This is a predicted structure of a 151-nucleotide RNA (glmS glucosamine-6-phosphate activated ribozyme aptamer). Of the family's consensus pairs, 81% are formed in the model. Its mean pLDDT, the model's own confidence on a scale to 100, is 77. Its Rfam family is "glmS glucosamine-6-phosphate activated ribozyme aptamer". The literature on the family includes a 2004 paper in Nature by Winkler et al., "Control of gene expression by a natural metabolite-responsive ribozyme". Rfam describes the family as follows. This entry contains a glucosamine-6-phosphate activated ribozyme that is found in the mRNA for GlmS. GlmS is an enzyme that uses fructose-6-phosphate and glutamine to generate glucosamine-6-phosphate.
Formats: sequence, structure tokens, C1' cells
RNA sequence: GGGGGAUCAUUAGCGCCUGGACCGUAAUUGGUUGACGAGGGUUGGCAGUUAUCGAAAGACUCGGCGGAUGCUGCCACGGCCAUCGCAGGUCGUUACGAAGAAAGCAAAAAGCGGAAUGAAAACCGUAACAGAGGUUCUUCGGGUGCGGAUA
Repeated sequence: GGGGGAUCAUUAGCGCCUGGACCGUAAUUGGUUGACGAGGGUUGGCAGUUAUCGAAAGACUCGGCGGAUGCUGCCACGGCCAUCGCAGGUCGUUACGAAGAAAGCAAAAAGCGGAAUGAAAACCGUAACAGAGGUUCUUCGGGUGCGGAUA
């Protein structure tokens, strides 16, 4: 340096590269870049869909392929609408929705550093700085119908 196996942890902005861009070469071959984190695992299945949020950048996070925890519809299961059944509604085990407010939360880029990376493009390390979701509070809306029995 390469190959195989086992265990643990982490990861779906995740993996890949036949386009583009960049480095290198006389040329071919070759190399670099190609999503920065936050959030998200519906109970399961099927189908559809360019799958949420901001940060950075302004050749790029551009383009392409694959995947995906998003969203929508349907089916089944489950919770709630006092209990059981049927229908309906609304949600998904923290199992009603909407709006507003508050607190709190990141990494990268830039800069700096790199003897312990490289010939270079690049790569590695590092302080600070978000929004959504979630949490808490407030307000508003919703919490059904039929049948029998119970309280």
C1' cells in the first nucleotide's frame, strides 16, 4: 500500500459522474470540483410528485443518474369525537386544526492556520453568524349523526 471478514458508531443535502468548469500533460492516459448544515423514519402498503428550511455562492448547491424520512390521493390498521356498532370527521402512538408571540439551535463559504496533505486544481483544521420544524404561552375555530345498553 492492497484484499477479505467481524463488531460498534454515524450518515438520505445522501451516493455516483459519460456533460460543463478547473489542475496537469507535447498529446493520450490521469487528477480536482460536483449540497453547507438544520429538520425529517407517517403504523403498514400502493400510486403520483422537479420533496421542507435557511446559510453561502454567483461556473454554481450548474447539468445528468440513482436514492430518500416530505407532500397529495387511495386502502388497511390504530387514537380522539363518553363507552359499543355503523356512517362521518380529524389525526398517527406526544394520534384536532389555524394564527400570533417568546426563548433556544448549525455547518460551510469568507478570514486565519496546515512540518505532520498535494506539483497544482484542490484538500484538511478552526471562532462567529440562520430559518423552518419542534417546545412554551396566548387567541380563534372544530369536537358529528343514527341505533341499543351503561354511567